[in-house]
The RNA shown here (c-di-GMP-I-GGC riboswitch aptamer) has 89 nucleotides and comes from Deltaproteobacteria bacterium RIFOXYD12_FULL_57_12. The prediction has a mean pLDDT of 86. The organism belongs to Deltaproteobacteria, within Bacteria.
RNA sequence: AACGACAAAGGCAAACCGCCUGCAAGGGUGGGACGCAAAACCUCCGGUCCCGGGCACGACAGAUGCUUAGGAUAGCGGGGUUGCCGAAG
Numbered sequence: 001a002a003c004g005a006c007a008a009a010g011g012c013a014a015a016c017c018g019c020c021u022g023c024a025a026g027g028g029u030g031g032g033a034c035g036c037a038a039a040a041c042c043u044c045c046g047g048u049c050c051c052g053g054g055c056a057c058g059a060c061a062g063a064u065g066c067u068u069a070g071g072a073u074a075g076c077g078g079g080g081u082u083g084c085c086g087a088a089g
Base pairs, nucleotide, nucleotide: 003086004085011036012035016031017030018029019028020027021026034075040081041080042079044078045077046076047073048072049071050070052068053067054066055065056064
């Protein structure tokens, strides 16, 4: 540097439930464990989702599609930064 054991010591915590919070997607916290070797941290790139606007369709509205400001997701993937342990190769 790379790799990842039916290893050791520790760590995190999906769904779901209570409470708080946000218009929403979501977030915080307690319980709870599906999983995780970066499931630690960062929105730089792509994806997905939410909210507002614009456009298309349409008589109007709704729905749908496209697009755009803002937001969410780091447990969607890529990338960046940092990091515990040490069998095999």